A computed fold for a 100-nucleotide RNA from an Acetobacteraceae bacterium, annotated as Glycine riboswitch aptamer. The coordinates come from a structure-prediction model, not an experiment, and the mean pLDDT is 78. Lineage of the source: Bacteria > Pseudomonadati > Alphaproteobacteria > Acetobacterales > Acetobacteraceae.
RNA sequence: GAUGCGCGCGCGGGAGAGAGCGGGCUGAAUGAUACGGCCCGCCGCCGAAGGCGCAACCGGCCCCCGGAAACGCUCAGGCAGAGAGGACCGCGCGCGGACG
Numbered sequence: 001g002a003u004g005c006g007c008g009c010g011c012g013g014g015a016g017a018g019a020g021c022g023g024g025c026u027g028a029a030u031g032a033u034a035c036g037g038c039c040c041g042c043c044g045c046c047g048a049a050g051g052c053g054c055a056a057c058c059g060g061c062c063c064c065c066g067g068a069a070a071c072g073c074u075c076a077g078g079c080a081g082a083g084a085g086g087a088c089c090g091c092g093c094g095c096g097g098a099c100g
Stems, first nucleotide, its partner, number of pairs: 003098001004099001005096009018043001020042008044079003050075001051073003057067004
């Protein structure tokens, strides 16, 4: 110096669950209806931002304490397509410098 590892940025991939019911506002068209968007209420559901756990598991000075998952809970968020978000994975660049 480089690989590993960590962090940041960029690109690519990336699941699940009601086109639910009622009301209101609104958009284009408009005689009406249907459709799209938003808000409120109700019921049902999802879990892969985040959060929480009395939790698998790991560690220690070990009947206690600490850490903690893609497990669990669903507060948040989400539930036609599109868009957004998305744990995690791959590649590239930059930084750190043994933290692997």